[in-house]
Predicted 3D model of a 71-nucleotide RNA (transfer RNA) from a Minisyncoccota bacterium. The coordinates come from a structure-prediction model, not an experiment, and the mean pLDDT is 80. The same sequence occurs in records of 2 taxa. Lineage of the source: Bacteria > Bacillati > Minisyncoccota. Its Rfam family is "tRNA". By type it is a transfer RNA. The RNAcentral record of the sequence draws on ENA.
RNA sequence: GAGGCUAUGGUGUAAUGGCAGCACAAGACGCUGUGGCCGUCUUAGAACGGGUCCGAAUCCCGUUAGCCUCC
Numbered sequence: 001g002a003g004g005c006u007a008u009g010g011u012g013u014a015a016u017g018g019c020a021g022c023a024c025a026a027g028a029c030g031c032u033g034u035g036g037c038c039g040u041c042u043u044a045g046a047a048c049g050g051g052u053c054c055g056a057a058u059c060c061c062g063u064u065a066g067c068c069u070c071c
Base pairs, nucleotide, nucleotide: 001070002069003068004067005066006065007064010024011023012022013021018054026042027041028040029039030038047063048062049061050060051059
């Protein structure tokens, strides 16, 4: 230099262009003689900038970061 893959709460991981879910973690409460387990509730998320579309995590372009292959 060329090509490809990936980027979603604190962590891991889903979602056919149509309400962003699940698990763990954290907090509160219940349960318990205490703790644990269990139950209920809460907090918290699309790397960045544009475009297409009635509607974008999803499609397109560019950038950034990481990884792989080639040179």